[in-house]
RNA sequence: CAAUCGCAAAGGCACACCCGUUGUAAGGCGGGGUCGCAAAGGCACGGAACCCAUCGGGUUAGCCGGCCUACCGAA
Repeated sequence: CAAUCGCAAAGGCACACCCGUUGUAAGGCGGGGUCGCAAAGGCACGGAACCCAUCGGGUUAGCCGGCCUACCGAA
């Protein structure tokens, strides 16, 4: 220094729910909130689930797998 890994420290994100807004909807965005998260940062490539104006399109990355990137440094 890097990898594996995740003890500590500094921090980070924000489930459900509520309010506003947007969308046909699933859902998204903003604010509050704080269940949890070592990638709960990013990407719809594969699967799964969900929605529809339906045989096509869309949503979910905090469903699983995969890929890319990243703070810190105990064992």
A computed fold for a 75-nucleotide RNA from Cryobacterium cryoconiti, annotated as c-di-GMP-I riboswitch aptamer. Its mean pLDDT, the model's own confidence on a scale to 100, is 86. Its Rfam family is "c-di-GMP-I riboswitch aptamer". From the family's description: GEMM was predicted in a large-scale screen for bacterial structured RNA regulatory elements. Genes associated with GEMM are involved in a diverse array of functions, including chemotaxis regulation, signal transduction, secretion and chitin. The organism belongs to Cryobacterium, within Bacteria. Of the family's consensus pairs, 95% are formed in the model.